Annotation:
Predicted 3D model of a 72-nucleotide RNA (transfer RNA) from a Thermoplasmatota archaeon. Rfam family: tRNA. Rfam's curators write: Transfer RNA (tRNA) molecules are approximately 80 nucleotides in length. The coordinates come from a structure-prediction model, not an experiment, and the mean pLDDT is 80.

[in-house]
RNA sequence: GCCCCGGUAGCUCAACGGCAGAGCACCCGACUGUUAAUCGGGAAGGUGCAGGUUCGAUUCCGGCCCGGGGCG
Numbered sequence: 001g002c003c004c005c006g007g008u009a010g011c012u013c014a015a016c017g018g019c020a021g022a023g024c025a026c027c028c029g030a031c032u033g034u035u036a037a038u039c040g041g042g043a044a045g046g047u048g049c050a051g052g053u054u055c056g057a058u059u060c061c062g063g064c065c066c067g068g069g070g071c072g
Stems, first nucleotide, its partner, number of pairs: 001071007010024004018055001026042005048064002051061002
C1' cells in the first nucleotide's frame, strides 16, 4: 500500500430499508430470619465521524477514524 471482517445501552450481542431490542450488570419492589437464588417493575444508546441516496437509513453508496485478520 491492497483486500476481508467488525465498531449499536456499563459489558456481550440482535435488528440488514418502516417508530432501536435481548441477556448480564445497575436501581426499586415482592419473597426470605438475613443473604443468595427466583419473580415483578424501572432507568440507560438514536447506532464510530461527517456526507450522499430515499417519503423513510443501524441497514444501501463514496470518504475518513479505530480494532482484528490476510496478502505484498